[in-house]
RNA sequence: GAGUUUGAUCCUGGCUCAGAACGAACGCUGGCGGCGGGGUUUAGGCAUGCAAGUUGAGGGAGAAAGCCUUCGGGUGAGUACACCGGCGGAAGGGGGAGUAAUAUAUAGUUAAUGUACCUUCAGGACCAGGAUAAUAUUUGGAAACGAAUUGUAAUACUGGAUGAGACCACAGAUUUUACGGGGUCAGGGGUCAAUGAGGCGGGACCGUUCGCGGCCGCCUGCCUGUUGAGCGGACUAUAUCUGAUUAGUUAGUUGGUGGGGUAACGGCCUACCAAGACGGUGAUCAGUAGCCGGCCUGAGAGGGUGUUCGGCCACACUGGGACUGAGACACUGCCCAGACUCCUACGGGAGGCUGCAGUCGCGAAUCAUUCACAAUGGACGCAAGUCUGAUGAUGCCACGCCGCGUGUAGGAAGAAGGCCCUCGGGUUGUAAACUACUGUCAGAUUGGGGGAAACUGUAUGCGUUAAAUACGCAUGCAUUGACUGCCAUUCAGAGGAAGCCCCGGCUAAACACGUGCCAGCAGCCGCGGUAAUACGUGUGGGGCAAGCGUUGUUCGGAAUUACUGGGCUUAAAGGGUGCGUAGGCGGUCUUAUAAGUCAGGGGUGAAAGUCGGUGGCCCAACCAUCGAAUUGCCUUUGAUACUGUGUGACUUGAGUGUGUUAGGGGAGAGCGGAACGUGUAGUGUAGCGGUGAAAUGCGUAGAUAUUACACGGAAGGCCGGAGCCGAAGGGGGCUCUCUGGGGCAUAACUGACACUGAGGUACGAAAGCGUGGGGAGCAAACAGGAUUAGAUCCCCUGGUAGUCCACGCCGUAAACGAUGACACUAGGUGGUUUGCCCUUCGGAGUGGCCGUUACAGAGAAAUUACUAAGUGUUCCGCCUGGGGAGUACGUUCGCAAGGAUGAAACUCAAAGAAAUUGACGGGGGCUCACACAAGCGGUGGAGGAUGUGGUUUAAUUCGAAGCAACGCGAAGAACCUUACCAGGCCUUGACAUAUUGGGAUUAACUCUGUGAAAGCAGAGGGAUUGCUCGCAAGAGUGUAACCAUUACAGGUGCUGCAUGGCUGUCGUCAGCUCGUGCCGUGAGGUGUUAGGUUAAGUCCUUUAACGAGCGAAACCCCUAUGUUUAGUUGCCAGCACGUAAUGGUGGGGACUCUGGACAGACUGCCGCGUUUAAGUUGGAGGAAGGUGGGGACGACGUCAAGUCAUCAUGGCCCUUAUGGCCUGGGCUACACACGUCCUACAAUGGGUGAUACAAAGGGUUGCCAAGCCGCGAGGUGGAGCCAAUCCCAUAAAGUCAUCCUCAGUUCGGAUAGUAGGCUGCAAUUCGCCUGCUUGAAGCUGGAAUCGCUAGUAAUCGCGGGUCAGCUACACCGCGGUGAAUACGUUCCUGAGCCUUGUACACACCGCCCGUCAAGCCACUCGAAUUGGUCGUACCCGAAGUCACAGUUCCAACCGUAAGGAGGGACGUGCCGAAGGUAAGGCUGGUAAGAGGGACUAAGUCGUAACAAGGUAGCCGUAGGGGAACCUGCGGCUGGAUCACCUCCUUU
Repeated sequence: GAGUUUGAUCCUGGCUCAGAACGAACGCUGGCGGCGGGGUUUAGGCAUGCAAGUUGAGGGAGAAAGCCUUCGGGUGAGUACACCGGCGGAAGGGGGAGUAAUAUAUAGUUAAUGUACCUUCAGGACCAGGAUAAUAUUUGGAAACGAAUUGUAAUACUGGAUGAGACCACAGAUUUUACGGGGUCAGGGGUCAAUGAGGCGGGACCGUUCGCGGCCGCCUGCCUGUUGAGCGGACUAUAUCUGAUUAGUUAGUUGGUGGGGUAACGGCCUACCAAGACGGUGAUCAGUAGCCGGCCUGAGAGGGUGUUCGGCCACACUGGGACUGAGACACUGCCCAGACUCCUACGGGAGGCUGCAGUCGCGAAUCAUUCACAAUGGACGCAAGUCUGAUGAUGCCACGCCGCGUGUAGGAAGAAGGCCCUCGGGUUGUAAACUACUGUCAGAUUGGGGGAAACUGUAUGCGUUAAAUACGCAUGCAUUGACUGCCAUUCAGAGGAAGCCCCGGCUAAACACGUGCCAGCAGCCGCGGUAAUACGUGUGGGGCAAGCGUUGUUCGGAAUUACUGGGCUUAAAGGGUGCGUAGGCGGUCUUAUAAGUCAGGGGUGAAAGUCGGUGGCCCAACCAUCGAAUUGCCUUUGAUACUGUGUGACUUGAGUGUGUUAGGGGAGAGCGGAACGUGUAGUGUAGCGGUGAAAUGCGUAGAUAUUACACGGAAGGCCGGAGCCGAAGGGGGCUCUCUGGGGCAUAACUGACACUGAGGUACGAAAGCGUGGGGAGCAAACAGGAUUAGAUCCCCUGGUAGUCCACGCCGUAAACGAUGACACUAGGUGGUUUGCCCUUCGGAGUGGCCGUUACAGAGAAAUUACUAAGUGUUCCGCCUGGGGAGUACGUUCGCAAGGAUGAAACUCAAAGAAAUUGACGGGGGCUCACACAAGCGGUGGAGGAUGUGGUUUAAUUCGAAGCAACGCGAAGAACCUUACCAGGCCUUGACAUAUUGGGAUUAACUCUGUGAAAGCAGAGGGAUUGCUCGCAAGAGUGUAACCAUUACAGGUGCUGCAUGGCUGUCGUCAGCUCGUGCCGUGAGGUGUUAGGUUAAGUCCUUUAACGAGCGAAACCCCUAUGUUUAGUUGCCAGCACGUAAUGGUGGGGACUCUGGACAGACUGCCGCGUUUAAGUUGGAGGAAGGUGGGGACGACGUCAAGUCAUCAUGGCCCUUAUGGCCUGGGCUACACACGUCCUACAAUGGGUGAUACAAAGGGUUGCCAAGCCGCGAGGUGGAGCCAAUCCCAUAAAGUCAUCCUCAGUUCGGAUAGUAGGCUGCAAUUCGCCUGCUUGAAGCUGGAAUCGCUAGUAAUCGCGGGUCAGCUACACCGCGGUGAAUACGUUCCUGAGCCUUGUACACACCGCCCGUCAAGCCACUCGAAUUGGUCGUACCCGAAGUCACAGUUCCAACCGUAAGGAGGGACGUGCCGAAGGUAAGGCUGGUAAGAGGGACUAAGUCGUAACAAGGUAGCCGUAGGGGAACCUGCGGCUGGAUCACCUCCUUU
């Protein structure tokens, strides 16, 4: 920086990703080289080989083989092995078990100290002695290993001498001091040395065993002291992980004195004395851990880490111990104990890879039983040299870093193949092929170079010396390579050399196929349920590259522990409140100091590493060199503003005094009235009480009501007020007593005494607990009555703890302002029984307290704003994702209930705050609608029609499903339709296009057989018949039809949740938006709200908005009036003709009518009221009046609404069938249920007769007149009409007259019989109509429900479409007759606007809680059982040091000797490892069973929460209940609504 909580936003907050790194591992792959790295696990066990020896110039002793031989012997050879002695085995090498300080790092101290080898200087090495290993002989033992006798040397050992010097004690002088002591100087006394050995050389001299030695010189070694360097020992300060669910620890413990011990200080050890020492700045205990230079990461500060390299430490099978030594308590030494392994003759012995290789085991995992001492370094040696698994090399491993290569150039027919495709093409792709080149690396060949210089040998020269061939130095020559990168030459040929991951977003890179919530993917969000850029494969692309991915770990991002650099009103987070200890912090002035602070100098901060420069390997990695850095610590000099410290002062902070003042502040005692309950007495009578409605309850044994009196307890009306007091909890009748705090005034006193406050301590509502009282009312529990599906609730009747008092506990609350305490920072305004001051008595000013509004500022916003959530500073408390959980365990407090402290496993990717837009509310306000109300008529009951469900069926084809499916698609199912079923048939097909081949015996048409038809089989027929050749017959070729073939046709098969189009619905509801501007961090808001008005977001006014668009309205059509124009088929007043009669005819345009064009209506005019306006209301005129009445017209959108079966269409599916044809059947079934209708139930009616008045339609496959026949349906007939001309065509209700007289009827017509008619190929399933006969139910319809506000409802008929006919009572139209009612908006339903709450956003058909049941996971408890570890007490007591005294033994010295000195062994004592016993602490494993918790698309019961969530919710507490929960008491607002109050603004 990004992704992820939301519909969207902002914030908080977690999770995740991109980066870098690694001693890594795993998967796939793998050409070369350089430089590095390589058992992180079992400090588990180890076979085998090697890893520490060397020295003959310290010492004695001393072979053999072989060869030679004169056979005696010589040589080998004074060689090898072994031994004594010296030096080294304390270094080098290893791994990190232990260790939280006996360690490490840094800086110091040592006047409290050691030192072999090396080095400086000085001096010395004299005289003696006794042993012992080796050897030899004997001997024990299986072995390991011994024993005895003999026997010899030393640079082994011992004694003495000397002693400059050192050490010890003494006394003196001097100097210094922290007064303890230390240094220096001279003095006398005591104690302490040694190898005259070795090598080389030598002139003179001496000795001689004749070898040589003395002597001299040089070299080396030795002794005593001393200097230095290097290496140590000890001590001090500071720093160094986690846990307080570890708070007290400690008896050698802390200190002192004496003594001992050490190289040295010291309780290091010991005896005695004192009682200290450490600890909240974290002792003790527990866990974990080697520390550092460094390394990784990071901008840094930090965080993590301690592999390789380097420094230090500790360890060496486990535990203990000392010896030797300069140095060890010793990795390849010793002793003891233990475990383990091995050998054994069973008696006893041996061993220690955490050296290098290697092996087993463990594990995800880590190499060769290699070469060499050539180099570097080490041990020993005079040296040559020997030894060296240190080291140098090589081998194995892509483990890491770095470098190189796998070719280069040309090459378009853009090949083939692959993939995709809109079928055109695109892409792979200059990629390949092909052509021309090159030659790195690897391979082969030949040669060269470096690591090598020393030591040494030899030669020469110089120095040294008396001299030197010795020794030292220099030069020449000779000699030394385990391993080998490197360089060059030549050869061949593109030849031998590319993979891995990814492609939904983050994140660079996409298409196809397969799959179908499957298989699978996944770092987070999330993909997959038939069109997956997310799975698998292919193609293509992206990234990195001999590697690439994954996993793990660390830092980063993460300001997500915040020192740099965070927070706490509501997101996690202020302790319930005070007092106060430690601590932190602290007013003004002066002066001193210089601790902090600042500046300069010095020391140190190892090297390596990092960084910079330069250089060396071709480059790089790597290496070398120089520099910088090492931010630190110590020390020194200086500065003095600030902080600190000391001193002296001050008064403003703080406190005291004096005066005054308000108050439900606290404690105790007393007193009073109202109400209530009870008791007694009276009056009085049938109810009372209670609720939404009731009942339980009380009452004729006299209630309720009422009067009087008495008793009792609790609480304090009015005043009373966002008023007062208190630290908080909290405090309210009146009086008295005691008492705390505050304010104001004053300026007398003290002189910083202040602020905060971990622990501590005190107070602390309600509930609850204990003891004793009290008990009126109320009231958990409980009982009863209701409510309810249930009702462990809400409501009602009762009612016990409790509520009250005293004393003692508890210690928690939404203990809240959800806001801890100090100083400073604009205003306005109010309150207060508050104070002071001035006053003209109105008021002004100045303090305290309590409110409110608002600027700057702050804040995510809401908001806050001198009562801060602002600014600055100090102190305390607290937070770090949600859940698990304030739970478990532990501790502590409590009588108990419980409180305080307070985790983890596991699980999720969110949880959350504020605000926004919607939606919703059994929230509010305003408004509208046949929504209700007021009316009229229906449905629901009957019969029938029709549609649907269900059932049935071979099939009863399919669709439509609340409103918005159900007389719907269907404006017409006997066949057809038809999609369904049964059976029979066809297969390029009933239909389209094209290809190839055949094709003149060919098509239409006719007929035959079979058959239910389709079809199958056959016959006739003959239109047309091109071109070439041919007289013709005919032949060839092409073609129509036809036949065959291949592509394909076809599908009412699936998906309306892949779609287009069309349609329904909210709804003809009044809404839905945009541009610019403004407001807001933003989503968004404003506009569109407000006040009026309207049918309307209609219009007006106001207004940070101004305008605009889609809707509304208007424009369009019909209709209502008039004018004008035009008159045929319409009309006929006047004129004329004619008829029985009729506009029948001539004519006419006046009228009606028809159809074109206009007019008309706009709140235009008037009045009233609305302050204005818009508009409303009333009136005039007018055919019509406020949209005149109808219609068409349907905004943004909603319902994954409906339709793949109108049509179109993606994908999928079928292809001798899911296609096509045919016959028959079915869609018409029938116990039943529902919807929509028709006809009725009758007299406002029915029958019969007569008679009047429409409109709008249709008509040539048609409408069909007159006439005739039939009771009728109808038949016959044929005039007229392609229509203002003819026909359908009689309108009916109505009117007049008459019969019926309230009945299952002269109502009603179902059902049924019979006879007919019509259509049609066909009327059985299954049509309509007519005549006659038959004459069912039904007497106005339960709950419920529908339509309608005027030419409407109701009622009456007429027409049309579809159509051969018809099921039409349907649907679409037309006119006739023609009402009633609307007070009004409380309620039901729906809708609109504003507002409010919200945990909803798939939007209340939402969300969501708990028990129970199932599965799975981790955890807690748990009878018991089994380990580890730690300390305590006791027993036993190895090795060993130390101490002691006795026995015994012994070469050196003393002694003639006896013996002594000294030493060894044995013994005793203290301590003491392992082991044992006992009671415990801490911490694990296993575990029957028990418990809650987390998680898991569709289990059960309820519905607790979110809206007033339907009883507001929540907190604390107590009781109760299947469960969520309910109830009591107190508290909170983080409660809606209404009212009141207060406050603010304006007038």